[in-house]
Context: one part of a larger RNA
């Protein structure tokens, strides 16, 4: 100098407290422990692993396991030799494929010929053979680069030169305010300086100006619920640009930095959200994204091919959805959204089917066309019951996607119609357009085990005394048998 204290002090944070709503009980859907298994491939394991790599496991994926096969190999250079048929197709045999046999095959170059053809020979594509190498999702993340996760968007990390110390180091960075901040002021052996804070970037609140189709639609016109033109006023699209700076008034503070109220303003004191993660910690996490040293395999730890597993089920745990009901639940009729997506694709009417869906093919590379029904509301049943709640299982009939839905897909109709009456102990999220709560859309995908993920808008609260207490953190301090 650090670290550490059930040492102090002083600050902060959904940390606690006030408060809404969940989790632990029920079913299911996943992930993970264990178990079983031929295999159930591998990683990730307090927070910071466990809807995690996986933004798609029926084949593939796929690493795993049985079983058939393959040996210069699926892949890439390269040396050497040997042919023109063995090669690729194509046909047949045999196999579950993969392969293996057998038959049939053919290119360019060069010569020769007017052409039709013919001839050559390894020169090259392509083959055989030998060999050098291929390959390894195999081991080591405790040898690595990259990337990432934490602490924490917490205020912190540090230098240069000076001073002090014998020196490890100290200062500066401590002190007094004061900030969301090592933010700024004033002080001061210190003075500056970087990396961080901030701000510069994107969205979003407000207004001009400029745009006007595909958007809009007040006004007129033709027309009569509509549409078509006029118009660009409005709304909207983009673009460019104004606007917020504690400017400005009052008032607290000894100054000054700053706090407190207020005026205007669309916003007001970092207006709101995002992106941005400092030195460094954890010999955190990734040899399985991918890169890469060592070390191992090389007729197998490499390739290929089927069919199986990853989906196995006495059981425990994390993470969600659906619930127990009446703020409800059926049925019927009617409004208002955003932000995506569409060419192997989105798919309208219309028709057929109770229905999933099927036929159809208008438009539509989309501000036009489509997805598109928003969820809500408003009327009527239901009258507190394991029920007109709940929807687990389970059976039969169907649809879809795909060579293929036994293992092991998802949807739809009919029966069925379980548990569950609100959850011990304990936990967990959140302070505002947030929590609750509701539908909508996207990536990934043939299809989908999507209740995830990521994002979108529409309902729209409560409650904060405060800082003892629990955690996690920042400065200062003291103690120390730790380094």
């Nucleotide at each position: 100098u650090g670290a550490c204290g059930g040492g102090g002090g002083c600050c902060c944070g959904c940390a606690c407290a006030a408060g809404c709503g969940g989790u632990g009980g029920a079913g299911u859907a996943u992930g993970u422990g264990g178990c079983u298994u031929a295999a159930u491939u591998c990683g990730a394991u307090g927070c910071a692993a466990c809807g995690c790599g996986a933004a798609g496991a029926a084949c593939c994926u796929u690493a795993c396991c049985u079983g058939g096969c393959c040996u210069u190999g699926a892949c890439a250079u390269g040396u050497a030799g040997c042919g023109u048929g063995a090669c690729a197709g194509c046909u047949g045999a045999u196999g579950a494929a993969a392969g293996u046999c057998a038959g049939u095959g053919a290119c360019g170059g060069u010569c020769c010929g007017a052409g039709a053809g013919g001839a050559u020979g390894c020169u090259g594509g392509g083959g055989c053979u030998a060999c050098a190498c291929a390959g390894g999702u195999g081991c080591u993340g405790c040898a690595u680069g990259g990337c990432u996760g934490u602490c924490g968007u917490c205020a912190g990390c540090u230098c240069g030169u000076g001073u002090c110390g014998u020196g490890a180091g100290a200062u500066g960075u401590u002190g007094g305010g004061u900030u969301a901040a090592g933010u700024c002021c004033c002080g001061c052996a210190a003075c500056g300086a970087g990396c961080g804070c901030a701000a510069c970037c994107c969205c979003u609140a407000u207004g001009a100006g400029c745009u006007g189709u595909u958007a809009c639609u007040a006004u007129c016109c033709u027309a009569a619920c509509a549409a078509g033109g006029u118009g660009u006023a409005c709304u909207c699209u983009g673009c460019u640009c104004a606007g917020a700076c504690u400017g400005c008034c009052c008032u607290g503070c000894g100054a000054a930095a700053c706090g407190g109220g207020g005026a205007g303003g669309a916003a007001g004191g970092u207006g709101g959200g995002g992106a941005u993660g400092a030195c460094g910690u954890c010999a955190a996490g990734u040899c399985a994204g991918c890169a890469u040293g060592g070390c191992c395999c090389u007729u197998a730890c490499g390739g290929c091919c089927a069919g199986g597993g990853c989906u196995g089920c006495a059981c425990a745990c994390g993470u969600a959805c659906u619930a127990c009901a009446a703020u409800g639940c059926g049925c019927a009729c009617u409004a208002c959204a955003g932000a995506a997506c569409g060419a192997u694709c989105c798919g309208a009417a219309a028709u057929c089917g109770u229905g999933a869906g099927a036929u159809g093919g208008a438009g539509g590379a989309a501000a036009u066309c489509c997805c598109u029904a928003a969820a809500g509301g408003u009327g009527c049943g239901c009258c507190c019951a394991g029920u007109u709640c709940g929807g687990a299982u389970u059976g039969u009939a169907g649809g879809c996607u795909g060579c293929a839905a036994c293992u092991c897909g998802c949807c739809u109709a009919c029966a069925u119609g379980a548990a569950g009456c609100c959850g011990g102990a304990a936990u967990c999220g959140c302070u505002a357009g947030u929590a609750a709560u509701g539908g909508c859309g996207u990536a990934u995908c043939a299809g989908c085990u999507a209740c995830g993920g990521c994002g979108c808008c529409g309902u729209g609260a409560a409650u904060a005394c405060g800082u003892u207490c629990c955690c996690g953190g920042g400065c200062c301090u003291u103690g120390u048998a730790c380094a």
Model confidence (mean pLDDT): 82 of 100. A computed fold for a 483-nucleotide part of an RNA from Candidatus Xiphinematobacter sp. Idaho Grape, annotated as small-subunit ribosomal RNA, 3' major domain. Taxonomically the source falls in Candidatus Xiphinematobacter (Bacteria, Pseudomonadati, Verrucomicrobiota, Spartobacteria). The RNAcentral record of the full RNA draws on ENA and SILVA.